[in-house]
């Protein structure tokens, strides 16, 4: 001095699916009713926080077993107007730093 790549922070971009049905409380109300918001309860949906599984291979003499990826799969969680939140990309800024 070179900066592969990896955290981190800002600043854009960024999908997909019920503003679903009931029940109670509390407000507004024209007190029939509508209407807001808040807690259950039902069941359908989604995949791209996040978590779980797994193949090729590989390690085990063998075999059990182990180790193995993800935008794949399970939907625990998390979400289904708007905000927030979002895998991931791009730019920049810190930190660290293979390599020469």
């Nucleotide at each position: 001095a070179u900066g592969a790549u990896g955290g981190u922070u800002g600043c854009a971009a960024g999908a997909g699916a019920c503003g679903c049905u009931u029940u109670c409380c509390c407000g507004u109300a024209g007190u029939u009713a509508a209407u807001g918001g808040g807690a259950g309860a039902g069941g359908a949906c989604c995949g791209a926080a996040g978590g779980g599984g797994c193949a090729a291979g590989g390690g085990g003499u063998g075999g059990a077993c182990c180790c193995g990826a993800a935008u794949c799969u399970c939907u625990c969680a998390g979400g289904u107007a708007a905000a927030a939140g979002g895998a991931u990309u791009g730019c920049a800024g810190c930190c660290a730093g293979a390599u020469g």
Source information: This is a predicted structure of a 100-nucleotide RNA (Glycine riboswitch aptamer) from a Synergistota bacterium. The sequence was found by an Rfam model in a public genome assembly. Taxonomically the source falls in Synergistota (Bacteria, Thermotogati). Its Rfam family is "Glycine riboswitch aptamer". Rfam links the family to the GO term glycine biosynthetic process.